[in-house]
Molecule: SAM riboswitch aptamer (S box leader)
Organism: Guopingia tenuis
RNA sequence: ACCUUAUCGAGAGUGGCGGAGGGACAGGCCCAAGGAAGCCCGGCAACCGGAAAAACCGGUGCUAAAUCCUGCAGCGAAGGCUGAAAGAUGAGGG
Numbered sequence: 001a002c003c004u005u006a007u008c009g010a011g012a013g014u015g016g017c018g019g020a021g022g023g024a025c026a027g028g029c030c031c032a033a034g035g036a037a038g039c040c041c042g043g044c045a046a047c048c049g050g051a052a053a054a055a056c057c058g059g060u061g062c063u064a065a066a067u068c069c070u071g072c073a074g075c076g077a078a079g080g081c082u083g084a085a086a087g088a089u090g091a092g093g094g
Stems, first nucleotide, its partner, number of pairs: 002093007013041001015040003021031003025071004042063003046060005067086001072083004
């Protein structure tokens, strides 16, 4: 890499560095020099471990918009609803 499994409509800065991009991909639609990505600090709190329960600590993770919406199928006159697929994160396997 890959497989299995759980969760994904909540929560989280008026900071510093950095300088042009970013929101997985495609189509949209958005964010951005009143500063993008990334890094640091701060914060949030999902999973796992430590701990007698908790508090607390550690390992990751996250920190615009429902996983920003849709992308395939079913139902419906339609608006739309439901379930998948894909993706993200944790844990186990490998």